The prediction has a mean pLDDT of 83. Transfer RNA from a Candidatus Uhrbacteria bacterium, 72 nucleotides, folded computationally.
RNA sequence: GUCCCUGUAGUUUAAUGGAUAGAACAAGAACCUCCUAAGUUCUAAAUGGUGGUUCGAUUCCACCCGGGGACG
Numbered sequence: 001g002u003c004c005c006u007g008u009a010g011u012u013u014a015a016u017g018g019a020u021a022g023a024a025c026a027a028g029a030a031c032c033u034c035c036u037a038a039g040u041u042c043u044a045a046a047u048g049g050u051g052g053u054u055c056g057a058u059u060c061c062a063c064c065c066g067g068g069g070a071c072g
Stems, first nucleotide, its partner, number of pairs: 001071007010025004018055001027043005048064005
């Protein structure tokens, strides 16, 4: 340099064009407890960026950025 795969909460992930993006663990708060752990309830937290297609995009397309790989 060319080509391929990939990018969603702090982490692991779900959502094959349709609504408010769902969960688990982690975090915070409350309850419980003499205290801690465990348990119960609640809370906050995410689609890499910019455009395009579409009535509608996490999903499809282009470019860029990050990660991984193949070839030279």